Source information:
This is a predicted structure of a 519-nucleotide part of an RNA (small-subunit ribosomal RNA, 5' domain) from an uncultured bacterium. Its mean pLDDT, the model's own confidence on a scale to 100, is 84.
Context: one part of a larger RNA
RNA sequence: GGAUGAACGCUGGCGGCGUGCCUAACACAUGCAAGUCGAACGGACCUGAUUGAAUGGAGACUUCGGUCAAAGUUCAUGACUGGUUAGUGGCGGACGGGUGAGUAACGCGUGGGUAACCUGCCUCAUAGAGGGGGAUAACAGGGAGAAAUCCUUGCUAAUACCGCAUAAGCGCACAGUACCGCAUGGUACAGUGUGAAAAGAUUCAUCGCUAUGAGAUGGACCCGCGUCUGAUUAACUGGUUGGUGAGGUAACGGCCCACCAAGGUUGCGAUCAGUAGCCGGACUGAGAGGUUGAACGGCCACAUUGGGACUGAGACACGGCCCAAACUCCUACGGGAGGCAGCAGUGGGGGAUAUUGCACAAUGGGGGAAACCCUGAUGCAGCGACGCCGCGUGAGUGAAGAAGUAUUUCGGUAUGUAAAGCUCUAUCAGCAGGGAAGAUAAUGACGGUACCUGACUAAGAAGCCCCGGCUAACUACGUGCCAGCAGCCGCGGUAAUACGUAGGGGGCAAGCGUUAUCC
Numbered sequence: 001g002g003a004u005g006a007a008c009g010c011u012g013g014c015g016g017c018g019u020g021c022c023u024a025a026c027a028c029a030u031g032c033a034a035g036u037c038g039a040a041c042g043g044a045c046c047u048g049a050u051u052g053a054a055u056g057g058a059g060a061c062u063u064c065g066g067u068c069a070a071a072g073u074u075c076a077u078g079a080c081u082g083g084u085u086a087g088u089g090g091c092g093g094a095c096g097g098g099u100g101a102g103u104a105a106c107g108c109g110u111g112g113g114u115a116a117c118c119u120g121c122c123u124c125a126u127a128g129a130g131g132g133g134g135a136u137a138a139c140a141g142g143g144a145g146a147a148a149u150c151c152u153u154g155c156u157a158a159u160a161c162c163g164c165a166u167a168a169g170c171g172c173a174c175a176g177u178a179c180c181g182c183a184u185g186g187u188a189c190a191g192u193g194u195g196a197a198a199a200g201a202u203u204c205a206u207c208g209c210u211a212u213g214a215g216a217u218g219g220a221c222c223c224g225c226g227u228c229u230g231a232u233u234a235a236c237u238g239g240u241u242g243g244u245g246a247g248g249u250a251a252c253g254g255c256c257c258a259c260c261a262a263g264g265u266u267g268c269g270a271u272c273a274g275u276a277g278c279c280g281g282a283c284u285g286a287g288a289g290g291u292u293g294a295a296c297g298g299c300c301a302c303a304u305u306g307g308g309a310c311u312g313a314g315a316c317a318c319g320g321c322c323c324a325a326a327c328u329c330c331u332a333c334g335g336g337a338g339g340c341a342g343c344a345g346u347g348g349g350g351g352a353u354a355u356u357g358c359a360c361a362a363u364g365g366g367g368g369a370a371a372c373c374c375u376g377a378u379g380c381a382g383c384g385a386c387g388c389c390g391c392g393u394g395a396g397u398g399a400a401g402a403a404g405u406a407u408u409u410c411g412g413u414a415u416g417u418a419a420a421g422c423u424c425u426a427u428c429a430g431c432a433g434g435g436a437a438g439a440u441a442a443u444g445a446c447g448g449u450a451c452c453u454g455a456c457u458a459a460g461a462a463g464c465c466c467c468g469g470c471u472a473a474c475u476a477c478g479u480g481c482c483a484g485c486a487g488c489c490g491c492g493g494u495a496a497u498a499c500g501u502a503g504g505g506g507g508c509a510a511g512c513g514u515u516a517u518c519c
Base pairs, nucleotide, nucleotide: 001519002518003517004516006515007514008513009512010511013391014390015389016388017387018386019384020383021349026347027346028345030344031343032342035091036090037089040088041087043085044084045083046082048080051076052075053074054073055072059068060067061066098302099301100300107227108226109225110224111223112222113221114220117219118218122215123214124213125212126211127210128209130164132162133161139154140153141152142151143150144149170195171194172193173192174191176189177188178187179186180185200207201206228274229273230272235265236264237263240262241261242260243259244258245257247255277299278298279297280296281292282291283290284289304325305324306323307322308321327338328337329336330335355381357380358379359378363377364375365374366373367372394424395423396422397421404415405414406413407412428460431454432453433452434451438446463508464507465506466505467504468489469488470487474503475502476501477500478499484491485490
């Protein structure tokens, strides 16, 4: 000198774009953050047609005795119309969002491999969807419990569940041929035996279902190289290293198990200990390098602590389940409930870090045929000079060099064209009028915002640090080794350009200084 997710002191006009718990991965009140589909299904409730009964009695007929009878009201019915939806079922809750505790590791980066693998939704292609069955929630009845919730009896549906049929170039087993390769092997072709599918809905446009193959996308595993410090850590290792066999997995593998062998790592630093998420990048530097990993993007890991699996194409799952532990809450003491490292917000810690805001209008995501619903992702607004950038706080003229102030050798000198005065201008702010784009027919949170126009007043808008040398900028007074200053050298003990105040000056400027850290 540059830089910062900064903090502190003094000061503070406007706008744009960014950015904001670096500390306690500390504990959390409250609200919201993942739902959706009635075009999968049976119900329940509401509604209106329909039908029936009771009531009613306009009106009509009348032999005046009565007879017929619309509207309306009430109750029931309701297979049908429209709507809502607790439950069964489907898809999605594995994405999106947060954090960096752990991890020195194939975790990450980079380059390869898989002849050792999987892939819902999507695209393409080839085929197919025949015929049956038994349940169960909801619901109704009964029961237990303070509650959370649970038990039991009975009924019922499906795109829920289960057999059967059919099926190939699909799976498995057996024995072949040809070609190829990188060792195990791979591909193609044909044979025999054997095994396994399916679901319907509709407003008739479609949307779904099953099998196989291919693609795309996403993932999994393996390997070469690179990846902090310490030897005041020198030895480490028993599933340890390898083999055979069985198991397990999507798949290879001590991944797991039985048996067998005795191996394996290490001075090119094993093991142990400490520290740490890694990278694209960022800062600095002429570069080499050094430092760093906030924000944005990629990968990884984690979700109160530890362990476990279930479901599923995908999890060993932040707002799912089970167990254990700590903590908090409810309780009728028998037993239960919870997890902000999502967005706001609270307490605490700290030098220090924001609103319990608006909207799904846009972009994107989930569900749905769609209308649409959900979305604290996101888009915006609010707060903070926290940073960067831009603008303003006026411009011209004006010597009687006014007054005031400071100083003085008392003549003057400085402040100083500075002010006043005169002539202008209106950026920003304020006032009034108009008023977008972002949206493609409609739909705009932002927002009457950006922007444009008009009138109006120099009005509403300057501070901070420094002035001994380094280092740009000097005098007076006060103080008297005191009070104090100080980055280094050093100032102060009676004329201090170094302390304090004033005048003047220098620097930067909505900032200026200080502190901390990096180069």